[in-house]
This is a predicted structure of a 72-nucleotide RNA (transfer RNA) from a Minisyncoccota bacterium. It was read from a public genome assembly. Lineage of the source: Bacteria > Bacillati > Minisyncoccota. Rfam family: tRNA. Rfam's curators write: Transfer RNA (tRNA) molecules are approximately 80 nucleotides in length.
RNA sequence: GUCCCCGUAGUUCAAUGGAUAGAACAAGAGUUUUCUAAUCUCUCGAUGUAGGUUCGAUUCCUACCGGGGGCA
Numbered sequence: 001g002u003c004c005c006c007g008u009a010g011u012u013c014a015a016u017g018g019a020u021a022g023a024a025c026a027a028g029a030g031u032u033u034u035c036u037a038a039u040c041u042c043u044c045g046a047u048g049u050a051g052g053u054u055c056g057a058u059u060c061c062u063a064c065c066g067g068g069g070g071c072a
Base pairs, nucleotide, nucleotide: 001071002070003069004068005067006066007065010025011024012023013022018055027043028042029041030040048064049063050062051061052060
């Protein structure tokens, strides 16, 4: 330089055009307990960035950014 893959909560993953973006673990609060742990309930928290297509985009297209890999 070129080609391919990936980017969603603090972490690990779902959601492949119509949803209020979901779950587990983590964090916070409460419950229980003499205390801690465990249990149960609740809360918080995310689509890499910018455009485009579409009535509607996490999903499709383009560019860029970041990570990984192949070739040179």